[in-house]
RNA sequence: UUUGCCUCAAGGCAAAGCCUGUGAAAACAGGUGACGCAAAGCUACAGGGGCUCUUGUCGAAAGACGGUGCCAGCCAGCUGCCAAA
Repeated sequence: UUUGCCUCAAGGCAAAGCCUGUGAAAACAGGUGACGCAAAGCUACAGGGGCUCUUGUCGAAAGACGGUGCCAGCCAGCUGCCAAA
């Protein structure tokens, strides 16, 4: 570097749903549970993208823009385990 994709072996993570809690929400934490994952490890003002609306401006409204918070299991960046070649 390539391949394997949870295995022949070692060692991990844990979607949805459900329960409890936090939050305005998105979402998050713990438990349960496994859809999947070879980076499902880390990074969220200073890459792109998405979600949210306690809040500001404009608007008749729909909404737009700003701002807030969030998503790393969307892409991206950084680092890296096992086996085989």